The prediction has a mean pLDDT of 78. A computed fold for a 98-nucleotide RNA from Ornithinimicrobium tianjinense, annotated as Glycine riboswitch aptamer. Lineage of the source: Bacteria > Actinomycetes > Micrococcales > Ornithinimicrobiaceae > Ornithinimicrobium.
RNA sequence: ACGAUCCCGCGAGCGAGAGACCCUGACCAUCCCGGUAGGGCGCCGAAGGGGCAAACUCCCCGUCAAGCUCUCAGGCGAAGAGGACCUCGCGGGUCAGG
Numbered sequence: 001a002c003g004a005u006c007c008c009g010c011g012a013g014c015g016a017g018a019g020a021c022c023c024u025g026a027c028c029a030u031c032c033c034g035g036u037a038g039g040g041c042g043c044c045g046a047a048g049g050g051g052c053a054a055a056c057u058c059c060c061c062g063u064c065a066a067g068c069u070c071u072c073a074g075g076c077g078a079a080g081a082g083g084a085c086c087u088c089g090c091g092g093g094u095c096a097g098g
Stems, first nucleotide, its partner, number of pairs: 002097001006093008019041001021040004026036003042076003048072001049070003055063002
């Protein structure tokens, strides 16, 4: 020179769960149906957010993770949107080796 590993960003792929629930009739529409909105009850956990263990500490305080947990937020027919983790590519950083 090159550069494993790890971290960050961007792009792509993959990607689940849960009521086609009830009421209202304000609006659209109007044969029926339906859509939006409001309210109610029942649910989901994998955007985000909150909480906790071991461990550290003489002890207390404090630090402290999540695919755990809580459901604030978000979501619950299909479609659409969102979507953690994982995979691939690109760029940057770190750096064992060389």